[in-house]
């Protein structure tokens, strides 16, 4: 350094539901709350799926799935 990922260590994120806000909506942000995640960190490049609208298109989801970049540890 690549590949991988433990009954480890220090740590990290934050599902549903609730309250506030924002969007026509899918959702989103921000408090609480943990259901679970070794990228559940970042990207809408390829799928899918959801929304709005109608035949022409415009959004959304990265915690669906493929990629691509990036990152903490040391047993095996």
């Nucleotide at each position: 350094u690549u590949c991988a990922g433990a009954u480890a260590a220090a740590g990290g994120c934050a599902a549903a539901c609730c309250c506030u806000g924002g969007g026509u909506a899918a959702c989103c942000a921000g408090g609480g709350g943990a259901c679970g995640c070794a990228a559940a960190g970042u990207a809408a490049a390829g799928g899918g799926u959801c929304u709005u609208a109608a035949u022409a298109a415009a959004g959304a989801c990265a915690g669906c799935c493929u990629u691509a970049c990036u990152g903490c540890c040391g047993a095996a």
This is a predicted structure of a 76-nucleotide RNA (c-di-GMP-I riboswitch aptamer) from Candidatus Brocadia sp. WS118. The coordinates come from a structure-prediction model, not an experiment, and the mean pLDDT is 86. The sequence was found by an Rfam model in a public genome assembly. Of the family's consensus pairs, 94% are formed in the model.